[in-house]
RNA sequence: UACAAAUUAGAGCAACGGUAGCUCGCUUGACAGUAAAUCAAGAGAAUGUAGGUUCAAUUCCUGCAUUUGUAGCCA
Repeated sequence: UACAAAUUAGAGCAACGGUAGCUCGCUUGACAGUAAAUCAAGAGAAUGUAGGUUCAAUUCCUGCAUUUGUAGCCA
């Protein structure tokens, strides 16, 4: 430099173009001598970024950024 894949809640992952969910963790409550476990409730996301298409975009298109992989360039 080229190509490919990835980027979503604190962590790990989902989501036919129809308005974002699961597990763990966290907070509160129940239960218990305390903790753990169990049960119930709750908070937490500009979906990397800037645009475009669309009535509607995590999803489709384009640029850029970052990460990983492969190939190459220089020496």